Predicted 3D model of a 389-nucleotide part of an RNA (large-subunit ribosomal RNA, domain III) from a marine sediment metagenome. RNAcentral holds the full RNA, with entries from SILVA. Its mean pLDDT, the model's own confidence on a scale to 100, is 82. It matches the Rfam family "Bacterial large subunit ribosomal RNA".
Context: one part of a larger RNA
RNA sequence: GAGUAACGAUAAUGUGGGUGAAAAACCUACACGCCGAAAACCCAAGGGUUCCUGCGCAACGCUAAUCGGCGCAGGGUGAGUCGGCCCCUAAGGCGAGACCGAAAGGUGUAGUCGAUGGGAAACAGGUUAAUAUUCCUGUACUGCAAGUUACUGCGAUGAGGGGACGGAGAAGGCUAGGCUUACCGGGCGUUGGUUGUCCCGGGGAAAGUAUGUAGGCGGAGAUCUUAGGAAAAUCCGGGAUCUUGUUAACGUCGAGAUACGAGACCAUCGACCUUUGUGUCGAGAAGUAGCUGGUGCCAUGCUUCCAGGAAAAGCCUCUAAGCUUCAGGUAACUUGUAACCGUACCGUAAACCGACACAGGUGGGUAAGGAGAGAAUCCUAAGGCGCUU
Numbered sequence: 001g002a003g004u005a006a007c008g009a010u011a012a013u014g015u016g017g018g019u020g021a022a023a024a025a026c027c028u029a030c031a032c033g034c035c036g037a038a039a040a041c042c043c044a045a046g047g048g049u050u051c052c053u054g055c056g057c058a059a060c061g062c063u064a065a066u067c068g069g070c071g072c073a074g075g076g077u078g079a080g081u082c083g084g085c086c087c088c089u090a091a092g093g094c095g096a097g098a099c100c101g102a103a104a105g106g107u108g109u110a111g112u113c114g115a116u117g118g119g120a121a122a123c124a125g126g127u128u129a130a131u132a133u134u135c136c137u138g139u140a141c142u143g144c145a146a147g148u149u150a151c152u153g154c155g156a157u158g159a160g161g162g163g164a165c166g167g168a169g170a171a172g173g174c175u176a177g178g179c180u181u182a183c184c185g186g187g188c189g190u191u192g193g194u195u196g197u198c199c200c201g202g203g204g205a206a207a208g209u210a211u212g213u214a215g216g217c218g219g220a221g222a223u224c225u226u227a228g229g230a231a232a233a234u235c236c237g238g239g240a241u242c243u244u245g246u247u248a249a250c251g252u253c254g255a256g257a258u259a260c261g262a263g264a265c266c267a268u269c270g271a272c273c274u275u276u277g278u279g280u281c282g283a284g285a286a287g288u289a290g291c292u293g294g295u296g297c298c299a300u301g302c303u304u305c306c307a308g309g310a311a312a313a314g315c316c317u318c319u320a321a322g323c324u325u326c327a328g329g330u331a332a333c334u335u336g337u338a339a340c341c342g343u344a345c346c347g348u349a350a351a352c353c354g355a356c357a358c359a360g361g362u363g364g365g366u367a368a369g370g371a372g373a374g375a376a377u378c379c380u381a382a383g384g385c386g387c388u389u
Stems, first nucleotide, its partner, number of pairs: 013031006032386004040366004046346002050344001051075006060068002080141002082342003086119003092113003098107003122139005142338011153323002158318004166305004172298003177292004183202005188196001208260003215253004219244008228236002265287001268283005273277001306309001352361002368380004
């Protein structure tokens, strides 16, 4: 220079009360304002204690601070079913032997790893200052092992089926949700007006089990035969005959609805005071119907198009070796078992990536009302904020 610029989105604050040495900023109450396909909620990545409570204010916070993602201390993350681990494979990696190469090493078979994909099973309510599909209550389900009973050809690293898949489009059946409502509870306004066709609030409920519907797909079954499926096969594929059928039957898949689950939950009211608090305890109404309706489910369906749209295992069937008084298999019931790791908190952000409490960047899911074609836009709900002078 200069007590100058600046104090990081122009979403906005005001008043009462509290705490305190001190309050524009902390707590609390009431108003006001802002977002609302987000500035709300739930996950993934990443971060790593930032979470909760008590005490504190030197430094950090662009000001103050009694406050804090700050300092100190204590506490907090509970799983057969969520995710991983596990089983399986993709791109890709490694790679016994092998081939190549002065060396180092390179390629690569068998194999072995490798999710961003495939593979068993849990929901509702309650609870903590802080965790919950993990704890508690209630009601379920799955795999494996053993036992009992009944019946019985079982057996794989092999064979076949299946898993198993693209884009676009259209119609249908449903549901979530929404709106209104029977009904239930409460109110009757110090007014221009209020017992009315009035006002305010509620009007909701899972997995699972049983049933197998709207609908989708395949015609189905038996006998005989068979140069294919590296051996075998009763399985798959090829062939023949018969029965049945062509709007169907049979088989299979299949939303939803219905019944149970169902005890609770719930507006509101009452009681208590060892902390007037998001406190504790108790009682507890109605809980129907109509309209609308998804981008969700049936559906990896259907129709259509060309650019022709993973693999392997689990699963089912078949036999080989072998076993065949055993072992093994199927069904029902009973008992047992299900380890280990993650789980706090932030997560369109003051906690991640940007040197910062930085107007930038950051994948997925949910996504209400009025107006509207709409996830646009404006105003709002739930919820969250008023952006630290």